Context: one part of a larger RNA
Molecule: large-subunit ribosomal RNA, domain I
Organism: Alphaproteobacteria bacterium CG11_big_fil_rev_8_21_14_0_20_44_7
RNA sequence: AGCAUUUGGUGAAUGCCUUGGCGAUUACAGGCGAUGAAGGACGUAACAGGCUGCGAUAAGCCGCGGGGAGGUGCCAAUAUCCUUUGAUCCGCGGAUUUCCGAAUGGGGAAACCCACCACUUUUGUGGUACUCUAUAGCUGUAAGGUUAUGGAGAGCAAACCCGGAGAACUGAAAUAUCUAAGUACCCGGAGGAAAGGACAUCAAUAGAGACUCCGCUAGUAGCGACGAGCGAACGCGGAUCAGGCCAUUAGGAUUAUGUAAUAACUGGAACAAGUUGGAAAGCUUGGCAAUAAUGGGUGAUAGCCCCGUACAGGUAAAAGUCAUGAUUCUAUCGAGUAGGGCGGAACACGUGAAAUUCUGUCUGAACAUGGGAGGACCUCCUUCCAAGCCUAAGUACUCGUAAUCGACCGAUAGUGAACUAGUACCGUGAGGGAAAGGCGAAAAGAACCCCGACAAGGGGAGUGAAAUAGACCCUGAAACCGAAUGCUU
Numbered sequence: 001a002g003c004a005u006u007u008g009g010u011g012a013a014u015g016c017c018u019u020g021g022c023g024a025u026u027a028c029a030g031g032c033g034a035u036g037a038a039g040g041a042c043g044u045a046a047c048a049g050g051c052u053g054c055g056a057u058a059a060g061c062c063g064c065g066g067g068g069a070g071g072u073g074c075c076a077a078u079a080u081c082c083u084u085u086g087a088u089c090c091g092c093g094g095a096u097u098u099c100c101g102a103a104u105g106g107g108g109a110a111a112c113c114c115a116c117c118a119c120u121u122u123u124g125u126g127g128u129a130c131u132c133u134a135u136a137g138c139u140g141u142a143a144g145g146u147u148a149u150g151g152a153g154a155g156c157a158a159a160c161c162c163g164g165a166g167a168a169c170u171g172a173a174a175u176a177u178c179u180a181a182g183u184a185c186c187c188g189g190a191g192g193a194a195a196g197g198a199c200a201u202c203a204a205u206a207g208a209g210a211c212u213c214c215g216c217u218a219g220u221a222g223c224g225a226c227g228a229g230c231g232a233a234c235g236c237g238g239a240u241c242a243g244g245c246c247a248u249u250a251g252g253a254u255u256a257u258g259u260a261a262u263a264a265c266u267g268g269a270a271c272a273a274g275u276u277g278g279a280a281a282g283c284u285u286g287g288c289a290a291u292a293a294u295g296g297g298u299g300a301u302a303g304c305c306c307c308g309u310a311c312a313g314g315u316a317a318a319a320g321u322c323a324u325g326a327u328u329c330u331a332u333c334g335a336g337u338a339g340g341g342c343g344g345a346a347c348a349c350g351u352g353a354a355a356u357u358c359u360g361u362c363u364g365a366a367c368a369u370g371g372g373a374g375g376a377c378c379u380c381c382u383u384c385c386a387a388g389c390c391u392a393a394g395u396a397c398u399c400g401u402a403a404u405c406g407a408c409c410g411a412u413a414g415u416g417a418a419c420u421a422g423u424a425c426c427g428u429g430a431g432g433g434a435a436a437g438g439c440g441a442a443a444a445g446a447a448c449c450c451c452g453a454c455a456a457g458g459g460g461a462g463u464g465a466a467a468u469a470g471a472c473c474c475u476g477a478a479a480c481c482g483a484a485u486g487c488u489u
Base pairs, nucleotide, nucleotide: 001488002487003486004485005484006483007482008481009480015474016438017437020409021408022406023405024404025403026402027401028400029398030397031156032155039100040099041098042055043054044053046078049075050074051073061094062093063092064091065090066089070082071081105114106113107112115128116127117126118125119124130153131152132151133150134149135148136147137146138145139144160191161189162188163187164186171178175225201208202207212239213238214237215236216235222230223229243390244389245388246334250330251329252328253327254326255325256324257323258322265313266312267311271286272285273284274283275282287304288303295307296306297305339363340362341361342360343359344358345357346356349375370385371384372383373382374381425432426431445473448460449459450458451457
């Protein structure tokens, strides 16, 4: 030095676990905000920091209800206090709620600076933005302007919805009409849904009967450099059904009375012995309960040990369902409309033979003895009554709450985040963005002694079932690095 065996170090895979995620179903909720939101800054405890809570009344104050022995939030101990004269805790309601932020007295480099008025006066309280609107005053010929008082709005929020505005990549194997697509992005607005909606609709000689959504009709009829592609309707079957109003049989708002359900919470069955073991829930024997063998915990695997579960019960205030009554409010049957010309757009339909719908512009009827439509247009026929308004359900979605479930993950997985995570860190900024779980049943977390520097680290002792479970702590593979022994050179 090599090989083999044994034994260690390093290292973290693997196994097991789960506090966290992912997905789904059902029900609820679907908003919060000038009575100052969402989100923050700064404070706040006996104690430096982080998280949580709270706001100068600051891990809290008050009332009502529940509950019944401990509590003083977590990391995380110590101290001090509170508590059967009922604390801590839970539910409901109330008070306080600094400063910034729509931020609203003016300003501003957010959490800061500087004012005025009134009332109080040891400094404290309230008011003072803008827009719209109602009433009143002043002014003005009027339109309007201005002042005072009252009311409303604003800002935030995941998707769903309606409207306005609106691409390109791409496809057409190039490319211009076309497509992508009325998509993405942007803007405005609303609701728990929105939109639509009670035939100037379809149909075809028979009839149907608001709207919305789903399955067919059907990739059909059509549209289309008849290319790529785009793509209905009638009718049928389902979901759900509801019709009303424009001078009062209806609907909305407010209010009164009665009433179902709803919180914390309460009761809630039934087991012992022996045995192995550190520990029994395991095994053996013999019992019991079950409208309760979903589940979790307890020193290993428990129907009967604990929390629960089935089942039964419970209610003040507040909020609020439904019913009934009362009060109050509501505004005229639709003309610059229908139609037409020009230019566009929407309709599956690219201007086409192009009906139908909307309108930038120019025009412009009839008045139920009338008018519209039936895919140019005309006749006959059929059918309906535009130019006013409202309308539940069926449908879409999930920031969120509650319950339940999973041939979903199990720490390089599952959320980026199981842990002080949108943290540390990076970037001027927009923005990017980690790593990091596991002693033990219980800290019983190693008193005391020794070496060492009053270290680090280690050896004894002790705890424990186990310390090669010793805090770098379950298991502890491999690469890599040693030691001992044997063999070979």